[in-house]
Context: one part of a larger RNA
């Protein structure tokens, strides 16, 4: 509980695809289901409402009228919605050409660094900190040179720069593959938007099986610090981090801002295109991405053509704080746990 809201107060689903449903471009003709209108039947009487009348008044009663915004039948109208037919091109899409991109998957390769191993040179320290110590080193470390092995990550370029629906994506090359953008015509002819359920994707951590394991590093151990120190600092270090396949399905999954379309002052930057041009800086234009700012909006902060402005369509969600994202039931999961999701009580 609404004629209200959802950036930050409670509230946008993590993201997409999409069945049903809801909504849907332009012109023409027909139909008449919705819609509008006339007639008619019904909507019992009593009551209620209006008028008049009868008991001296009133209550009460009688008579008359109106109303019933409903349904049925029937006649008509055709603007709008719907539907049928035939048509259109502006929405949507297809073809062609072009350039941009860390978009995705698989494979191969490279160099720097790190650690380890072997050998050479070389000698007493190294490492670490606020200061130390644990640790490491005369069984030759650290440093340095040569050779080798392994795994992981790709400096510079690098940018409020690019791509992706989101999560996310960064060395090079090859193969396969998705999307967006610009340009000029041609084609299809509303094929569209949204989307409850449903299906798929979904960081990190975690789980299963098998590999891998350099560095880092929960847990753990030791050294410090401290009144204590189950921490912050240091020395080590197992899971994990990596790969394959399968599961999990959650995040401050954030722009804390759902998707689509249309309209509404300017200025400056930047990415990818196109056109014009005295072709050195200029102008116009399309698509993205940033900053500032006007009107408007806003509780304010702010937002401001990438709206939180003005409208339309559809979905999701909110309804005082705590109890509580708990209990219970159900569904999912190997488990961890996830989804759905209360109440008592209390302020």
């Nucleotide at each position: 509980u609404u004629g209200g809201g959802c950036g930050u107060a409670a509230a946008g689903g993590g993201c997409g695809c999409g069945c049903a449903g809801g909504c849907g471009g332009a012109a023409c003709a027909g139909c008449a289901a919705g819609u509008c209108u006339g007639g008619u039947g019904u909507g019992a009487a009593a009551g209620a409402c209006c008028g008049c009348a009868g008991c001296u008044c009133a209550a009460c009663u009688g008579c008359g009228g109106a109303g019933a915004c409903g349904c049925g039948c029937u006649g008509g109208a055709a603007a709008c919605u719907g539907u049928u037919g035939a048509u259109c091109u502006u929405g949507a899409g297809u073809u062609c050409c072009g350039g941009a991109g860390g978009g995705g998957a698989a494979g191969c390769u490279a160099g720097a660094a790190u650690u380890c191993c072997u050998g050479g040179u070389g000698u007493a320290g190294g490492g670490g900190u606020g200061a130390a110590a644990u640790c490491u080193g005369u069984a030759g470390a650290u440093a340095u040179c040569a050779g080798g092995a392994a795994g992981a990550a790709u400096a510079u370029c690098a940018g409020u720069g690019g791509c992706g629906a989101a999560g996310g994506c960064g060395a090079g090359c090859u193969u396969c593959u998705g999307g967006a953008c610009g340009g000029a015509a041609a084609c299809u002819g509303a094929c569209g938007c949204u989307g409850a359920g449903g299906c798929g994707c979904g960081a990190a951590a975690g789980c299963g099986u098998g590999g891998g394991g350099a560095g880092c590093g929960a847990a753990c151990a030791g050294g410090a610090u401290u009144a204590g120190a189950u921490a912050c600092c240091c020395u080590g270090g197992u899971a994990g981090u990596c790969c394959a396949c399968g599961c999990u399905g959650u995040a401050a999954a954030c722009g804390a801002u759902g998707u689509g379309c249309a309209c509404u002052a300017g200025g400056c930057g930047u990415u990818g295109g196109g056109g014009c041009g005295u072709u050195g800086a200029g102008c116009c234009u399309c698509a993205g991405u940033g900053c500032c700012g006007g009107a408007g909006c806003u509780a304010a902060c702010g937002u401001g053509g990438u709206a939180a402005g003005u409208g339309c369509a559809c979905c999701g969600c909110c309804u005082g704080g705590g109890g509580a994202g708990u209990a219970u039931g159900c569904c999912g999961g190997c488990a961890a746990c996830g989804g759905u999701g209360a109440a008592a009580c209390u302020c």

Small-subunit ribosomal RNA, central domain from an uncultured organism, 347 nucleotides, folded computationally. The coordinates come from a structure-prediction model, not an experiment, and the mean pLDDT is 90.